[in-house]
RNA sequence: GCCCCCGUAGCUCAGCGGAUAGAGCGCCGGUUUCCGGUACCGAAGGUCGCAGGUUCGAUUCCUGUCGGGGGCG
Numbered sequence: 001g002c003c004c005c006c007g008u009a010g011c012u013c014a015g016c017g018g019a020u021a022g023a024g025c026g027c028c029g030g031u032u033u034c035c036g037g038u039a040c041c042g043a044a045g046g047u048c049g050c051a052g053g054u055u056c057g058a059u060u061c062c063u064g065u066c067g068g069g070g071g072c073g
Stems, first nucleotide, its partner, number of pairs: 001072007010025004018056001028042004049065005
């Protein structure tokens, strides 16, 4: 230098172009307990890496760019 993959909640990851973007774990509150743990219930938490484009509509498609991983030279 070229090619491929990944980037979504604190962490690990889902999400055939369509309505308020989700799960598990974690954190917080509640019930239970003498207390804690477990179990159950509830709540909070997101500029979907960034900037453009296409579209009635983009996390999803296209381009550029940034970061991480891998391959080739």
Predicted 3D model of a 73-nucleotide RNA (transfer RNA) from Demequina salsinemoris. Lineage of the source: Bacteria > Bacillati > Actinomycetota > Actinomycetes > Demequina. Its mean pLDDT, the model's own confidence on a scale to 100, is 84. It matches the Rfam family "tRNA". Rfam classes the family as a transfer RNA.